[in-house]
A computed fold for a 1510-nucleotide RNA from an uncultured bacterium, annotated as small-subunit ribosomal RNA.
RNA sequence: GAUCCUGGCUCAGAAUGAACGCUGGCGGCGUGCUUAACACAUGCAAGUUGGACGAGAAAGGCUGAUUUCGGUUGGCCGAGUAAAGUGGCGCACGGGUGAGUAACGCGUAGGCAACCUACCCUUGUAUUGGGGAUAACCCCGCGAAAGCGGGGCUAAUACCGAAUGAGACCCUGUUCUGGUGGGGGCAGGGUGAAAGUCGGCCGCUCGGAGAAGCUGACGUACGAGGAUGGGCCUGCGUCCUAUCAGCUAGUUGGUGGGGUAGCGGCCUACCAAGGCGACGACGGGUAGCUGGUCUGAGAGGAUGAUCAGCCACACUGGCACUGGAACACGGGCCAGACUCCUACGGGAGGCAGCAGUGAGGAAUUUUGCGCAAUGGCCGCAAGGCUGACGCAGCAACGCCGCGUGGGUGAUGAAGGCCUUCGGGUCGUAAAGCCCUGUCAGGUGGGAAGAAAGGCCUUAAUAAGAAACGGUUGAGGUUUGACGGUACCACCAGAGGAAGCACCGGCUAACUACGUGCCAGCAGCCGCGGUAAUACGUAGGGGGCAAGCGUUGUCCGGAUUUAUUGGGCGUAAAGGGUUCGCAGGCGGCCUUUUAAGUCAGAUGUGAAAUCCCACGGCUCAACCGUGGUAAGCAUUUGAAACUGGAGGGCUUGAGUUAAGGAGAGGAAAGUGGAAUUCCUAGUGUAGCGGUGAAAUGCGUAGAUAUUAGGAGGAAUACCAGUGGCGAAGGCGACUUUCUGGACUUAUACUGACGCUGAGGAACGAAAGCGUGGGGAGCAAACAGGAUUAGAUACCCUGGUAGUCCACGCCGUAGACGAUGAGUGCUAGGUGUCGGGGGUCAAACCUCGGUGCCGGAGCUAACGCAUUAAGCACUCCGCCUGGGGAGUACGUACGCAAGUAUGAAACUCAAAGGAAUUGACGGGGACCCGCACAAGCAGCGGAGCAUGUGGUUUAAUUCGAAGCAACGCGAAGAACCUUACCAGGGCUUGACAUGCCAAGGCCCACUCUAGAGAUAGAGUCUUCCCUUCGGGGACCUUGGACACAGGUGGUGCAUGGUUGUCGUCAGCUCGUGUCGUGAGAUGCUGGGUUAAGUCCCGUAACGAGCGCAACCCUUGCCUUUAGUUGCUAGCAGUACGGCUGAGCACUCUAGAGGGACUGCCGAUGAUAAAUCGGAGGAAGGUGGGGAUGACGUCAAAUCAUCAUGCCCUUUAUGUCCUGGGCUACACACGUGCUACAAUGGUCGGUACAACGAGUAGCUACCUAGCGAUAGGAUGCCAAUCUCUUAAAGCCGAUCCCAGUUCGGAUUGCAGGCUGCAACUCGCCUGCAUGAAGUCGGAGUUGCUAGUAAUCGUGGAUCAGAAUGCCGCGGUGAAUGCGUUCCCGGGUCUUGUACACACCGCCCGUCACACCAUGGGAGUUGGAAGUGCCCGAAGCCAGUGAGCUAACCGAAAGGAGGCAGCUGUCGAAGGUAAAGUCAAUGACUAGGGUGAAGUCGUAACAAGGUAACCGUA
Repeated sequence: GAUCCUGGCUCAGAAUGAACGCUGGCGGCGUGCUUAACACAUGCAAGUUGGACGAGAAAGGCUGAUUUCGGUUGGCCGAGUAAAGUGGCGCACGGGUGAGUAACGCGUAGGCAACCUACCCUUGUAUUGGGGAUAACCCCGCGAAAGCGGGGCUAAUACCGAAUGAGACCCUGUUCUGGUGGGGGCAGGGUGAAAGUCGGCCGCUCGGAGAAGCUGACGUACGAGGAUGGGCCUGCGUCCUAUCAGCUAGUUGGUGGGGUAGCGGCCUACCAAGGCGACGACGGGUAGCUGGUCUGAGAGGAUGAUCAGCCACACUGGCACUGGAACACGGGCCAGACUCCUACGGGAGGCAGCAGUGAGGAAUUUUGCGCAAUGGCCGCAAGGCUGACGCAGCAACGCCGCGUGGGUGAUGAAGGCCUUCGGGUCGUAAAGCCCUGUCAGGUGGGAAGAAAGGCCUUAAUAAGAAACGGUUGAGGUUUGACGGUACCACCAGAGGAAGCACCGGCUAACUACGUGCCAGCAGCCGCGGUAAUACGUAGGGGGCAAGCGUUGUCCGGAUUUAUUGGGCGUAAAGGGUUCGCAGGCGGCCUUUUAAGUCAGAUGUGAAAUCCCACGGCUCAACCGUGGUAAGCAUUUGAAACUGGAGGGCUUGAGUUAAGGAGAGGAAAGUGGAAUUCCUAGUGUAGCGGUGAAAUGCGUAGAUAUUAGGAGGAAUACCAGUGGCGAAGGCGACUUUCUGGACUUAUACUGACGCUGAGGAACGAAAGCGUGGGGAGCAAACAGGAUUAGAUACCCUGGUAGUCCACGCCGUAGACGAUGAGUGCUAGGUGUCGGGGGUCAAACCUCGGUGCCGGAGCUAACGCAUUAAGCACUCCGCCUGGGGAGUACGUACGCAAGUAUGAAACUCAAAGGAAUUGACGGGGACCCGCACAAGCAGCGGAGCAUGUGGUUUAAUUCGAAGCAACGCGAAGAACCUUACCAGGGCUUGACAUGCCAAGGCCCACUCUAGAGAUAGAGUCUUCCCUUCGGGGACCUUGGACACAGGUGGUGCAUGGUUGUCGUCAGCUCGUGUCGUGAGAUGCUGGGUUAAGUCCCGUAACGAGCGCAACCCUUGCCUUUAGUUGCUAGCAGUACGGCUGAGCACUCUAGAGGGACUGCCGAUGAUAAAUCGGAGGAAGGUGGGGAUGACGUCAAAUCAUCAUGCCCUUUAUGUCCUGGGCUACACACGUGCUACAAUGGUCGGUACAACGAGUAGCUACCUAGCGAUAGGAUGCCAAUCUCUUAAAGCCGAUCCCAGUUCGGAUUGCAGGCUGCAACUCGCCUGCAUGAAGUCGGAGUUGCUAGUAAUCGUGGAUCAGAAUGCCGCGGUGAAUGCGUUCCCGGGUCUUGUACACACCGCCCGUCACACCAUGGGAGUUGGAAGUGCCCGAAGCCAGUGAGCUAACCGAAAGGAGGCAGCUGUCGAAGGUAAAGUCAAUGACUAGGGUGAAGUCGUAACAAGGUAACCGUA
């Protein structure tokens, strides 16, 4: 890297009271302060009733009187009207909000024999008769106002007595029934009510009014019943937190009393001491609850806008009054905060009603119309009121519907974009032609929503004498905010109507340009560092569409909290172990019960919603009608299972008897070996220790050795994947005490069992306390080493400790990383203990303990009757990594610390198993001049050459471990040349195209210049022609396209090359195995140079490599003989020279030859190996060419080609000169040497490969020589280079800085070349440096090789010690594979995969972030004690005041003010706790770019790692 798994993160869906960005045609239906229960200007939101009552205007009009003509004053109408008041009913509904509330608040099901209910309905009875006041009004007064006080008059359906009254209520007695203050009777006693108003008729009267009577409507009172609405009680359900575990004094209960509609500690006095709680009390946090809504396959999860039910609240807190009902949103009192008015004395207010304003906020509308409809209140009614409601307005806020046109139209227009320049695409799209007419616009018509009620007319009808009235109908008349709206018709005309986000993968949709880790994008992964499908823009494309995107939130995906539906050996996760209370679960048979369970019925399950069916708006959204359910309760049944009760059973469990095994536990005692120490003897110089040493001990006698003694600790052998124990753990022997398991067998008990939250006990080592003990070992510490350092590893010492007793601690990788129990599910083979069996065996069986292995399971590894299999029961635990087992709190502990145990913040991973590689200071096997054995070197010297460095104007550029460095360069004086300085040119030195001029070009001369160049001159075309000119070629000039670039990028590339490596490997098809990556084949046994071959084998085959085929060389044959050759023949100048010949050599074509073919041995009879024969050659004969898949972003943009970028009077081009040749130095590669196997001199022998006309040059002459001057042959088997050298034969030198060595330098020459100064080579003479064999280290080579000797060639005018070839002479060694290096195969470990040049840890330094501690500081909420104590209820008092009743009148009863007390809000004060914010300083944590120090871990990680503890 790939794989499977675990596991988190993220996305695609749906939804939304939404907001924001861009955009915006129409309509319908909905919705619209989620934030500050923040503060509110202004208007409206609750009144009504004259048929309860008293009183009662005015303006204005008409008309009088009077008048000083200004007025004054009457009557009638206005009008019994308006306004105010008394009374009644309403204001407790409707509307708003969600602060509080974790509660009988809500939901659901019940109960009240413990209750109330105005208005409404049904029904019964009654409605008699009196009294005293008081508002309004008038007068007076106070006050700024709000308002208030005093005096006087008056009414009622206002208020108060009286009468009557029961079937009402109370008491007493009694009876029946019943479930408690229930119900039904009987008898007696007591209490105790009312209100009228308005019509009609009759009757009276001349008529009217009025009284009596009758009758009706609306009221009033007392009952009974209903309906409705409430009140109270109960079962069940209802969020998080145990880091909240104990809470509670009116607390729990009782008795008496009080209070209430009513039960009740609701309140009070007394008595008792109870009540609640791990089934979570108390405390803290959060929250209105529900029908429903959203999501989901469902189970669930989330939510509680609009609509509907309940609750709570109304500026904050408290309180009561009135009333049927309130402790009252638009009532009251008090306190507080705030706002407003004020004359400063005092007053007023409460939008969480509808609009609206400010503020807050990302954010939420008009100070609209109307009571026409629906509903509410009042009223007999008409009617009034109604911001409820009906409508309209604003807002794409949501859902739904419609439109923005349709057909035809190819020169595939123009234009845009792309392009391989051919074209493609936008695209039938447009234009053009032919149509249609939705919406919007204009004109005209035009609904439904309206039914009631009133009035008029009329019909029927109960009661009543009748009428009116009432009730039920019929006809007529009247009523619309929306709104001239919905809808319909006509007119005109494609006209007015499309955007938004996206296009790397997930995820549908690609190109160009710009940008260049910048700007930016990003939901996750991730894009961007010069070729960006990911940024920005454009073209194109896919998507949705009047919307589209983004953001927030919820559900889903997520089986990622798993009831449905997960897990715990190694991924997160089994408690260290056992006992055991509660709890959970529990054997067989039988009877019974009916709690669970199952079935039926009934009630409930509000409506709306969802779903189904049908229907209404043109469809849909929307709306209407009907239907459907869990649950709960009641009831009837069933009885299998679970539960309860009774009875029985024996198999689970236990008891008993007999046995044997065992390091099981505790205590006491005993032994031997060894270490150390002490004493004594022998004995002498070392001992000890290590990788090597040293510290240490020892001549004061050690170590060694002998004997004796002391002391402590541990128990060799036996000893064993043996035994025992719950685990930790237990090992000499003996005794005592003691626990458990096992086997066999009889009898007994009769489910007595399993598990086990809390709890208890045990619990290695280290550690702690007290007291002992202390031989050895040994933290700390000291010393010696090692090291860059070494607070380590190693060594010498050494204290706690290790040991014992007693007491703590309570943790470990306390592991089988595997909780306990029960049952079931193949085997094989060991072993321990027991039993049966046998003569002994075999064999059978129970219990334990191991290994292997099947099914099954598992992600795999593996487990597998000792399960990780199949099931059941119970407990514990897990939910991404880090932060962190940390902080805070609490408990325990002497301490160390242990247990419990978070969050902020941060990352997109962390992890398991297995796979392929790579790597290892892991292993095995094999190979290679890899080592070893040898030979010759390098590294030292001088010089040559290349590189680095330095220098320089420039020292051009590249190459960089092996695989850069005598490399590119097969050859830099100029040129080359790319570098530097200076001088020039600008369409250019070079290519193509256009225009103009010229006729050339070339060659030559002169002048200036360093030259390029400039100027002058000489010389000088061709073809066609209509003679105007045109064309070809060349030069010059001009403008523009362009040329040019050894400028950049080898990390954009092609091509070429190096390297591993001529190593033996690299792959594929089919099959098989594996969930898969992959494996097998290619592993194994042999063998080979080789994955070469053989055998075996779930593999069988194949490809690229190996080998062979190719070239060369070695032998032979054959063909062919010129320039080659010459055996024989002939000639000869004696030279194959000539004739001749092609035999030989040779040349160069074709063949042969070698194949482990033959023999023997070994080996599996194979492959093959060894030996041998033959052969020129033998096991690849020697050499070469040939380089698999791939690796190194290896090298090269400067060979060449090439994308992109850069440059264009210069980064191009020309010229002169310089540089690449510099020189304190360092390195590589070479040459020459240091000498006698040599130097020098003389003589003499033998090659091969090659090269040659701008050439090689014979030969002759000159010169010491380099060479020069002549001259000949040869385009070559012909001529020349061409004398090979080492060698051999002689001579000399005699071990020395030399007759070695030749550097350096001087002089004199030669050659090449325009030109040898920088800067060439050669020659001669002279000079004669270093160097006497080379440190660490290192290179080449295995045979015609190394070494040595010369020789040729390429490049080249000249210039090799380099390079590429050639031949001559010609060795040594190889035991072998331990080691070094490289490579191959197999195996092992791995935290590596950019692959060890890997990965990675901690401190320190810096920056940022969140958190803990912290002297403290500030604030909040709740509680406690005490103080003060408003309003108000209640109680007491009430000397002041007092209408109704009583009263021979004096007074009384009753009432009120006032005062006192209990309670009591706000406030004050005190102490303690708690939550939050903040705090100098401080602690650790996290994250950051390449910082510092080391190297801890991963391989045997170089001292195996890890856990607990100090």
The sequence is in RNAcentral, with records from ENA.